This is a predicted structure of a 1405-nucleotide RNA (small-subunit ribosomal RNA) from Picea glauca. NCBI's taxonomy places the organism under Eukaryota, Embryophyta, Acrogymnospermae, Pinidae, Picea.
């Protein structure tokens, strides 16, 4: 410090996720030792048992024990004193009578300290006790006696006062032989504590906006330790609040803790300070202090006892139990230390505290060994079988002992003369023993360090995100190995970081989320120049405080560390004192530049009101006229002989204002256009008179706000939602047509929204230029108007710098800066629900959550696609010719059948394909039978199909990048072929050429070929010859070379000449980069898997040949351009010794017999056929056609039934040119005709591959169909339109809104009833202290009454939670159905409103 994830790839925006640190944690697994820490986060739930607050006999009167007796012995219920307000626990409540920090004044204070006094005289009781008595008990009642440091009174002191005095008001002793000590009363002061007050800070919500009645203030009174509405009577009506009152929710606060670079964010266990509470609620008493955790009274709930009359209790003290929970310890030891209470003291008490136990809960430290050892051991795993690795690792050998076991020794903590140690026989040191007692967990696709085998086979499983798993999984599960950490290690949860992802530091807002539709203006924020005052702000110095602990630094001692001790430093903030005066602010006074006002000028569809005009449309009246009009892609509905349409003249009505007219003018925006008049707002220019900062922005607020809708009343020509009809269509609730209502218009009111857009808030200043245009002015010029130059204010365009993710913006900024304001924070859910405001309604405004997903989105790139555009090409169409599709047959395929009909190939690019030959073999299939040595060497190379002219790169350059450029432009070509231009310049593959065949010629050679002339024969038969044909193998030839035209001067195109051949001369071979996961594991090769007396091998027979049917490729035909008969002519190429086979004989023929030649330019297959000549047939299912069938033969073969071919005779089917549709072909081509080969015993061949014979027609042209190419454009596609995507409906699940209701909780107000209790009142009863001394008084008690008053009751109200038949939409899943969106530009559409329809998306206007 970053990384993964949206895409085919890219750059952004933006979320999600990961790596770090932390925890009072929990959990899986494993577990040796020590130190110092921590340990009920949940039920402030309920609690058995034992403990946690007593002490004092030196305050007091009794009593008891003990001793032989005495008592300066001991114990002790009770009275009295002090303490039980501390210590300990918990965090329910409480958003302020809290807490933190800072300050001042109107208070109090037991114990403690200091100072200064006093303590004199009297008195009356009550417990205990005794007696008696009620009650089950708890616990009481009556009578009698008694002491005090308990209680009362007088005197005296300080203190108060109106200065006369009146009134009120203290005390206590004890111990000691004594000094003296302890205690007491009053006063003053101190220290520490406490109580009030106040400034500042202290969570969320406005879908909580008003709140307040003792409430705010005053006067009098009361009350308190003290101020005060603290309480009360009266008076006034205030007080608080958008700087967030009130309500609601949540929460102990702080020092601190965790994290972070910091600012911040989160948190408030342990330790410390403060607050609050003690089962729930209320209350007071005592006291220095309480409204009191282990006190009291009352009420409530719960538990317990009961003799039913009544009693008792409160662990949020320490242990502990149950419960709840993911989860948190022993019913331990000791007062030895520290601290507290009491006491004169010794003591006593102390679950505070000091210790131990349990728990890896975290932190820190240590160990589980060290050295040595190559036969590189055994064994595991992997393997290319060679080896590699675990691995110096183990063992052997040597030494050591932290830890462990055993033994003896043994502390500090104790301060005090001495004594006193729970921990503890602990820590520690020491002796002996022996490597002995001690390693796991997670991970290994990327992020992220670490890889292989086996198993599994979209299963089982993994997963933090992306994702993995469908037979070779580095991602699942084992194993081996490796990596990380280590007595731990993984997971889960939570906080923070990364996240600049709420941005003060430090973000944005044209298009990604985001500028209010626009303006005015209040609060607020901000604000020009000069001088002056003050010193609030600011800055500086000194100072107080910010408890301790913690953090940081230094030091120290425990062996180190954690932990601990000592010291220091830092420190925001708040307070005080002093100084400075630049900035902000304040004071006072000026200025004119910002901003206004006045004078002058002038532009304009700016607003409102009134008046007037013409064109057009429609309607109406009349005339002329006479058959259609109108509409559309084409029609129909419609109008028309009752006279339409057309045309002429007149009249009426309503709405809108052609041309001018222009990215021109005006207005805040919405908007606004015939002409004239009236009235009125704003802006601009000029001049520089006047005011003197008067300014900018603007939360709330106010005004305005298209269209549609709504209310009331007018009006209604045209066009026109809805609606009706006609078409179109599968349907057509639409597009098109004919009609037509609301509305559109006016007046008066509502509504408040639009893609209300420049998708760009307002103001100010600054920052290069060019070029238009509007208004106005100046200069120049002119007689004047133009022109030209310059300025101010607008409005366009191109573009520099700069900015931007890019696109783009660019003095009219999206640049550089300042000020103010609105808004945004992933997608969906959703601008929805609820609530509130507003509206007549429709609706509008404000505006969530649950749930869901890992993306959604912006800009740009390359492709692909488009019923987008323009350009170009191809037998693509067109123009032709012949077919297919109909018939019969052949072959292949599907299907069906079968024991088997072996397998493969399936749009173009499968189907006369693999198969260039299925009777056996082939053969892989089936049935039956048989045997068990596998039938098996190795190497090299892959191949094919379709399509097309493109495909790519070095360097440079442009772009953040994907990528672009080059390869695009203008021409041209069959071609990225060539030329030209150009930020490109070169190059590779392909194209072309080089190769083969066919074309004319020359030369060479002349057998098996040829034969012109000569000779010869039946015959080029033979001699001769090589001229010709032909053959052989060399050359030459064609290159747009020449020329006219054209083109840009080019490339080229076009015409001509010559030439055997002319524009690639014709044909072939040849086929880039890619694509189709194309085909083939059955040619071959090959990994893996499977079988092994069988899934292999051999034999026999069968099958691959079946047959309702469908499709494909072909053959033969339907005839006269013909069939048949007879005669006669001319090819090319190819094959041949397991073969070809002449001549001759024989058979109607297939064939048979016998037999020559040739290893081939020699012999042979071999006959070419169509064609031509002659004859016959005469338009018929025929002398066409030949299927099918019968009988008789031939050949091959071991074999011809399934299942071969051929021959002869006989039979003579369908079919008369073929619907929709569709294929091939551009010249020696199509069509027609025959011929040969391969495979092969024979043959299914009508196939296939070659060969020649004779031999056409058509091409205007590129609109359309099909396929393709490059350019451009749009895109929500990239699996690339067979794409992506929207919605209803049926089903399932999830969360949620409404809902007749229903069940709880909380809050406040008023009413009823009022417990305990305080204050008050009454004078009913009563009383020891004092007065009086008789009555009585003062003072008190009891009782009663009143105010207040908890709980409770009844009644409405508000808020909130759960549940609810039914119901609304939303999300997810996997289905279904139909339609739609996304594909040229503008407009329309979009948006809003209204209405109808449909299943809905949506459509129409």
């Nucleotide at each position: 410090a970053g990384a993964g994830u949206u895409u085919g790839a890219u750059c952004c925006u933006g979320g999600c996720u990961c790596a770090g640190g932390a925890u009072g944690a929990a959990u899986g697994u494993u577990g040796g030792u020590g130190g110092a820490a921590u340990g009920a986060u949940u039920a402030a739930c309920a609690c058995a048992u034992g403990g946690a607050a007593g002490u004092u006999a030196g305050a007091c009167g009794a009593g008891a024990a003990g001793u032989g007796g005495u008592g300066u012995u001991u114990c002790c219920a009770g009275u009295g004193g002090c303490g039980g307000a501390c210590a300990g626990g918990u965090g329910a409540g409480a958003a302020a009578u809290u807490c933190a920090u800072a300050a001042g004044a109107a208070c109090u204070u037991u114990c403690c300290c200091u100072u200064a006094u006093g303590a004199g005289g009297g008195g009356a009781a009550c417990a205990a006790c005794a007696a008696c008595u009620g009650g089950a008990a708890a616990u009481g009642a009556c009578u009698g006696c008694u002491a005090a440091u308990a209680c009362c009174u007088c005197a005296u002191a300080g203190g108060c006062u109106a200065a006369g005095g009146a009134g009120a008001a203290a005390a206590a002793g004890g111990a000691g032989g004594a000094a003296u000590c302890c205690a007491c009363c009053c006063a003053a002061g101190g220290a520490g504590g406490g109580g009030a007050u106040c400034g500042u800070g202290u969570c969320u919500u406005a879908u909580u906006a008003g709140u307040u009645a003792g409430u705010u203030g005053g006067u009098g009174a009361g009350g308190c330790a003290a101020u005060g509405g603290c309480u009360u009577a009266c008076c006034a009506a205030u007080g608080c609040g958008a700087u967030g009152a009130u309500c609601a929710g949540u929460a102990g606060c702080u020092a601190g803790u965790c994290u972070a670079a910091g600012a911040g964010g989160a948190u408030g266990a342990u330790c410390a300070a403060c607050c609050a509470c003690a089962u729930u609620g209320g209350g007071a008493c005592u006291g220095a202090g309480a409204c009191a955790c282990g006190a009291c009274c009352c009420a409530a709930a719960c538990u317990c006892u009961u003799a039913c009359g009544a009693a008792a209790g409160g662990a949020a003290g320490c242990a502990g139990u149950g419960g709840g929970g993911a989860a948190u310890u022993c019913u331990u030891c000791g007062c030895a230390a520290u601290g507290g209470g009491u006491g004169a003291a010794a003591u006593c008490c102390u679950g505070a505290c000091g210790g131990g136990g349990c728990a890896a809960u975290g932190c820190c430290a240590c160990g589980u060994g060290a050295a040595g050892g190559u036969a590189g051991a055994a064994g595991g795993c992997c393997c290319a079988c060679g080896g590699g690795u675990c691995a110096u690792g183990a063992a052997a050998u040597u030494a050591u002992u932290u830890u462990c076991u055993c033994g003896g020794a043994g502390a500090a903590g104790a301060a005090a003369c001495a004594a006193u140690g729970a921990c503890g026989g602990u820590a520690u040191a020491u002796g002996a023993g022996g490597a002995a007692u001690a390693a796991g967990c997670a991970u290994c696709a990327a992020c992220c360090a670490a890889c292989u085998c086996u198993g599994u086979g979209u299963c089982a499983a993994u997963a933090g995100c992306c994702a993995u798993g469908g037979u070779a999984a580095g991602a699942c599960a084992u194993a081996g190995g490796a990596u990380g950490c280590a007595a731990g290690u993984g997971u889960u949860a939570u906080c923070u970081g990364g996240a600049a992802u709420g941005a003060u530091u430090g973000g944005g807002u044209g298009u990604a989320a985001a500028g209010c539709g626009u303006c005015u203006a209040u609060a607020g924020g901000u604000g020009g120049c000069u001088u002056u005052u003050u010193a609030a702000u600011u800055c500086c110095a000194c100072u107080g405080u910010c408890a301790a602990a913690u953090c940081c630094c230094a030091g120290g001692g425990a062996u180190c560390a954690a932990a601990c001790c000592u010291g220091g430093a830092c420190a925001a903030g708040c307070g005080g004192u002093g100084a400075a005066a630049a900035c902000u602010a304040c004071u006072a006074a000026g200025c004119u530049g910002g901003a206004g006002u006045a004078c002058g000028g002038g532009a304009g569809g700016g607003g409102c009101a009134g008046a007037g005009g013409g064109a057009a449309u429609u309607u109406u009246c009349g005339g002329u006229g006479g058959a259609g009009c109108g509409a559309u892609g084409a029609a129909a509905u419609g109008c028309a002989u009752u006279g339409a349409g057309a045309u002429c003249a007149g009249a009426a009505a309503g709405a809108a204002u052609a041309c001018c007219a222009a990215c021109g003018g005006c207005g805040a925006a919405a908007g606004a256009a015939c002409u004239c008049u009236g009235u009125u707002g704003g802006g601009c220019c000029a001049a520089c008179a006047u005011u003197g900062a008067c300014a900018c922005u603007g939360a709330g607020a106010g005004a305005u706000g298209a269209a549609a809708u709504c209310u009331a009343g007018g009006g209604g020509a045209g066009a026109a939602a809805a609606u009706g009809g006609g078409a179109u269509u599968a349907g057509a609730u639409a597009c098109c047509c004919c009609a037509a209502u609301a509305g559109u218009u006016c007046u008066a009111g509502c509504c408040a929204u639009a893609a209300a857009u420049g998708a760009u808030g307002g103001a100010u200043a600054c920052u290069g230029a060019g070029u238009g245009u509007u208004g106005u002015g100046u200069g120049u010029a002119u007689c004047g108007a133009c022109c030209c130059a310059c300025g101010c204010a607008g409005u366009g365009u191109u573009g520099u710098a700069g900015c931007u993710a890019a696109u783009g913006c660019g003095u009219u900024a999206a640049g550089u800066a300042u000020c103010c304001u609105g808004c945004c924070u992933a997608u969906g859910g959703a601008g929805u629900a609820c609530a509130u405001u507003u509206g007549c309604a429709a609706g509008a405004a404000u505006g969530a959550a649950a749930c869901u997903c890992a993306a959604a989105g912006g800009a740009a790139u390359u492709g692909a696609c488009g019923g987008g555009g323009g350009c170009c090409c191809g037998c693509a169409c067109a123009a032709g010719c012949a077919g297919u599709g109909g018939a019969g047959c052949a072959u292949a395929u599907g299907g069906c059948u079968c024991a088997a009909u072996u397998c493969g190939a399936u749009g173009c690019a499968a189907a006369g394909c693999a198969a260039a030959g299925a009777a056996c073999c082939u053969u892989a299939c089936c049935a039956g039978g048989g045997a068990u040595u596998g039938a098996a060497a190795u190497g090299u190379c892959a191949u094919g199909a379709a399509u097309c002219c493109u495909c790519u790169u070095g360097u440079g350059u442009c772009g953040u990048a994907a990528g672009g450029u080059g390869u695009u432009u203008g021409g041209u070509u069959a071609a990225g072929u060539c030329c030209u231009g150009c930020a490109a310049u070169g190059a590779a593959c392909a194209c072309a050429a080089c190769c083969c065949u066919c074309g004319a010629g020359u030369u060479u050679a002349g057998u098996u070929u040829c034969u012109a002339g000569c000779a010869u024969u039946g015959a080029g038969u033979u001699u001769g010859g090589a001229a010709c044909c032909c053959u052989u193998a060399a050359c030459a030839g064609a290159c747009u070379a020449u020329u006219g035209g054209u083109g840009a001067u080019a490339a080229g195109c076009u015409g001509a000449a010559g030439g055997a051949a002319g524009g690639c001369g014709a044909g072939g071979a040849u086929g880039a980069c890619a694509u189709c996961a194309a085909g083939u594991c059955a040619u071959c090769a090959u990994g893996c898997c499977c079988c092994u007396u069988g899934u292999g091998c051999c034999c026999u027979a069968g099958g691959u040949g079946a047959c309702a049917c469908a499709c494909a490729u072909g053959c033969u035909a339907c005839a006269a351009u013909g069939a048949c008969c007879a005669g006669a002519a001319a090819a090319a190429a190819g094959g041949g010794u397991c073969g070809u086979g002449a001549c001759c004989c024989u058979g109607c023929g297939a064939g048979g017999g016998a037999a020559a030649g040739a290893u081939a330019a020699c012999c042979u297959c071999a006959a070419a056929a169509a064609c031509c000549u002659g004859g016959c047939c005469u338009c018929a299912g025929u002398u066409c056609g030949g299927a099918u069938u019968g009988c008789a033969g031939g050949c091959u073969a071991c074999a011809a039934c399934u299942u071969g071919c051929c021959u002869a005779c006989a039979u003579g089917c369908a079919a008369c040119c073929a619907a929709a549709a569709u294929c091939a072909c551009u010249a020696g081509u199509a069509a027609u005709c025959g011929u040969c080969g391969g495979u092969c015993a024979u043959c299914c061949a009508u196939a296939u591959g070659g060969c020649g014979a004779g031999g056409a027609a058509c091409c205007c042209g590129u609109u359309c169909c099909u396929g393709g190419g490059a350019c451009u454009u749009g895109u929500a596609c990239a699996a690339a339109u067979u794409g992506c995507c929207c919605c209803u409906c049926a089903c399932a699940c999830u969360a949620u809104g409404g809902g007749a209701g229903u069940u709880g909780g909380c809050c406040a107000u008023g009413c009823c009833c009022c417990a305990a209790g305080u204050c008050a009142u009454u004078a009913u009863c009563u009383u020891a202290a004092c007065c009086a001394c008789a009555a009585g008084g003062a003072a008190g008690g009891a009782a009663a009454u009143c105010u207040c008053a908890a709980a409770g009751g009844a009644u409405g109200g508000g808020c909130u939670a759960g549940u609810g038949a039914c119901u609304g939409g939303a999300g997810u899943g996997g289905g279904u159905g139909g339609g739609g969106g996304u594909g040229g530009g503008c407009g329309g559409a979009a948006u809003a409103a209204u209405a109808g329809a449909g299943a809905a998306a949506a459509c129409a206007u």